The RNA shown here (TPP riboswitch aptamer (THI element)) has 99 nucleotides and comes from Pseudorhodobacter sp. PARRP1.
[in-house]
RNA sequence: ACCCUCACCUCGGGGAGCCUUUAUCGGCUGAGAUGCGAAAGCGAACCCGUCGAACCUGAACCGGAUCAUACCGGCGGAGGGAAGGUGCAUGGGUUCUCC
Numbered sequence: 001a002c003c004c005u006c007a008c009c010u011c012g013g014g015g016a017g018c019c020u021u022u023a024u025c026g027g028c029u030g031a032g033a034u035g036c037g038a039a040a041g042c043g044a045a046c047c048c049g050u051c052g053a054a055c056c057u058g059a060a061c062c063g064g065a066u067c068a069u070a071c072c073g074g075c076g077g078a079g080g081g082a083a084g085g086u087g088c089a090u091g092g093g094u095u096c097u098c099c
Base pairs, nucleotide, nucleotide: 001094002093003092004091007086008085009084010083011049012048013047014046017028018027019026034043035042036041055080056079057078061074062073063072064071
């Protein structure tokens, strides 16, 4: 000096729960099941941004569990899907130069 990686800033993308109780408290899985609203929507937290399984379609799908569920897996070498910068800050590699 270059490359990869990581971090940060700004901007952007995204999200349907299930069960129980007279009601409430609550329980399960998850990063996330949230606040205000009649609603549209506006926020917070979280995740993701092309190296793209964050998220959507397929899907009121299929198989297996569960009190139940979009719970787990398949589907999925299917289709879509939102980016710019910063400093050298983390780690690694290559080359050059000096001692």

About this RNA:
Of the family's consensus pairs, 95% are formed in the model. It matches the Rfam family "TPP riboswitch aptamer (THI element)". From the family's description: Vitamin B(1) in its active form thiamin pyrophosphate (TPP) is an essential coenzyme that is synthesised by coupling of pyrimidine and thiazole moieties in bacteria.